[in-house]
RNA sequence: ACGCGUGCUCCGGGGUCGGUGAAAGUCCGAACCGGCGGUGACAGUCCGCGACCCAGUCGAAGCCAUCGGCUGGUGGAACCGGUGAAACUCCGGUACCGACGGUGAAAGUCCGGAUGGGAGGUAGUACGUGG
Numbered sequence: 001a002c003g004c005g006u007g008c009u010c011c012g013g014g015g016u017c018g019g020u021g022a023a024a025g026u027c028c029g030a031a032c033c034g035g036c037g038g039u040g041a042c043a044g045u046c047c048g049c050g051a052c053c054c055a056g057u058c059g060a061a062g063c064c065a066u067c068g069g070c071u072g073g074u075g076g077a078a079c080c081g082g083u084g085a086a087a088c089u090c091c092g093g094u095a096c097c098g099a100c101g102g103u104g105a106a107a108g109u110c111c112g113g114a115u116g117g118g119a120g121g122u123a124g125u126a127c128g129u130g131g
Base pairs, nucleotide, nucleotide: 002130003129004128005127006126007125008124009123010121011120016030017029018028019027031109032108033098034097035049036048037047038046044096045095053073054072055071056070057069058068059067078094079093080092081091082090100112101111102110
């Protein structure tokens, strides 16, 4: 230095201007944003994963609640043209989508659960190990 294993740490973006109104970052007109792996070629809209929500089950006695583990369920949205060997991924055009709770008024963008959880990482670090 490299490979493998384990632990810990790290890793999500976006409300600006105008209108209405008693009140709106929530409505209206315009604006802005896009986790992770895969893919003949770069993806919010393809195939999957995670997050959110729901159910079951377990967590040394019973019931309820909360929290956590596991299992299962639910789970949004794209077309046209061009280039090319190859693109629902690039270029051009026009569309579309975005959990739950809160709120003087309806939220992808504000506040909250969350100093949480978490896919995944050829990010960092420590320890172990191999030739």